A computed fold for a 330-nucleotide part of an RNA from an activated sludge metagenome, annotated as large-subunit ribosomal RNA, domain IV. The RNAcentral record of the full RNA draws on SILVA.

Context: one part of a larger RNA
RNA sequence: ACAUGGUUAAGGAACUCGGCAAACUAGCGACCGUAACUUCGGGAUAAGGUCUGCCCUAUUUAUUUAGGGCCGCAGCUAAAGACUCCAUGCAACUGUUUACCAAAAACACAGCUCCCUGCAAAAGCGUAAGCUGAAGUAUAGGGGGCGAUGCCUGGCCAGUGUCAGAACGUUAAGGGGAGAGGUUAUCCUUCGGGAGAAGCUUUGAUCUGAAGCGCUGAUGAACGCCGGCGGUAACUAUAACCGUCCUAAGGUAGCGAAAUUCCUUGUCGGGUGAGUUCCGACCCGCACGAAUGGCAUAAUGAUGUGGAGACUGUCUUAACCAUGUACUCG
Repeated sequence: ACAUGGUUAAGGAACUCGGCAAACUAGCGACCGUAACUUCGGGAUAAGGUCUGCCCUAUUUAUUUAGGGCCGCAGCUAAAGACUCCAUGCAACUGUUUACCAAAAACACAGCUCCCUGCAAAAGCGUAAGCUGAAGUAUAGGGGGCGAUGCCUGGCCAGUGUCAGAACGUUAAGGGGAGAGGUUAUCCUUCGGGAGAAGCUUUGAUCUGAAGCGCUGAUGAACGCCGGCGGUAACUAUAACCGUCCUAAGGUAGCGAAAUUCCUUGUCGGGUGAGUUCCGACCCGCACGAAUGGCAUAAUGAUGUGGAGACUGUCUUAACCAUGUACUCG
């Protein structure tokens, strides 16, 4: 000096990113008592108090209850065995997870909803046979999204997707083969060449020809999207109101400096001696918003944030002790 453990005057979080660590609390024993809120179950062992030994008498299902007595500073206990409260974010909850840096607000979940599937089902595995689905049958099975519960879930089908439709347009291989070319038996010839059947061969138009696409319509708990400018009220300010441009339609309810707010430590209020955090409001939402769910929510959480009490060597400020090391000497 370090590690582990222990004690400490006065103060008591002044430490620190942060009460991290430590300390405090002392319990599913008894009695009393117990708030907000609440889904009426909880919250709750809330919180906060008091008691606890042994002996005698009576009593009792129960060493239970009542009365009396005895001793000590001290009677729950051999050990093990919660610190508590207030406010708020997130996730309803129990659960699951990065074996070895992340346990969470991530995943799952019950529940809600959409799509597919009539059974030789859809979907999936396999080249196939075959198998799962299922020895099931739409209160069933598969897939997607949201994620208890409560109150709700607005507008847009122009784009993309999906579904439905079949008149028209476009459209492949194939079918079909009008026509054109090559070759030449033969014929003609001015001997240079020309014409040219059949066969073989190269090509080939009109026509016919499905889905798809174009087209018509539906569809958002499908992918998604949800405006700008100018003016206006008898102080000022603001704009219920008006005009205009664009759009498929211009963000409804609710919430809002938020796990979202750049400017920003926004402004006001609370809490503190002092508060970039926190809580309550405001709304100017850079860039919330309704199952990519919105808002609220009791209970729950080794969850995030702020505060209070108690408590303490975290600190003011350090000291000492024990054990084990480093180090020095032998």
Description:
Its Rfam family is "Bacterial large subunit ribosomal RNA". Its family is annotated with ribosome and structural constituent of ribosome in the Gene Ontology. Model confidence (mean pLDDT): 83 of 100.